[in-house]
RNA sequence: UUCUCAGUAGCUCAGUGGAAGAGCUAUCGACUGUUAAUUGAAAGGUCGUAGGUUCAAAUCCUACCUGAGAAG
Numbered sequence: 001u002u003c004u005c006a007g008u009a010g011c012u013c014a015g016u017g018g019a020a021g022a023g024c025u026a027u028c029g030a031c032u033g034u035u036a037a038u039u040g041a042a043a044g045g046u047c048g049u050a051g052g053u054u055c056a057a058a059u060c061c062u063a064c065c066u067g068a069g070a071a072g
Stems, first nucleotide, its partner, number of pairs: 001071007010024004018055001027041004048064005
């Protein structure tokens, strides 16, 4: 320098055009002598950044940023 992959909740990851989900952690409760375990609820997201396409974009296109890998 070129190519490929990844970037979504605090963490690990789903979600292939109709607009955001799970598990774990943390918070507030229930359960009890207390803790743990179990269980209920609520919360937590500019979907890496900036543009474009579309009635509609996490998803499709372009550039850039970060990380991993490959070639030279």